[in-house]
RNA sequence: GGGUCUGUAAUUCAGCGGUAGAAUAUCCGGCUCCAGACCGGAAAAUGAGGGUUCAACUCCCUCCAGGCCCA
Numbered sequence: 001g002g003g004u005c006u007g008u009a010a011u012u013c014a015g016c017g018g019u020a021g022a023a024u025a026u027c028c029g030g031c032u033c034c035a036g037a038c039c040g041g042a043a044a045a046u047g048a049g050g051g052u053u054c055a056a057c058u059c060c061c062u063c064c065a066g067g068c069c070c071a
Base pairs, nucleotide, nucleotide: 001070002069003068004067005066006065007064010024011023012022013021018054026042027041028040029039030038047063048062049061050060051059
């Protein structure tokens, strides 16, 4: 330099046009003499900018960051 894939919560991952979800972690409450485990609840996210569309995490373009392959 060329090709290809990935980027969603603090972390690991779903979701591929129509409400953004789970687990772990955090916080609150219950239980307990206390703590842990367990039970109930809460907060928390679409890498950046543009385009298409009534509607975009999802489709298209550019950029940024990272992985793999080739040279």

Notes:
The prediction has a mean pLDDT of 85. A computed fold for a 71-nucleotide RNA from a Nanobdellota archaeon, annotated as transfer RNA. Its Rfam family is "tRNA". The family's RNA type in Rfam is transfer RNA. The sequence is in RNAcentral, with records from ENA.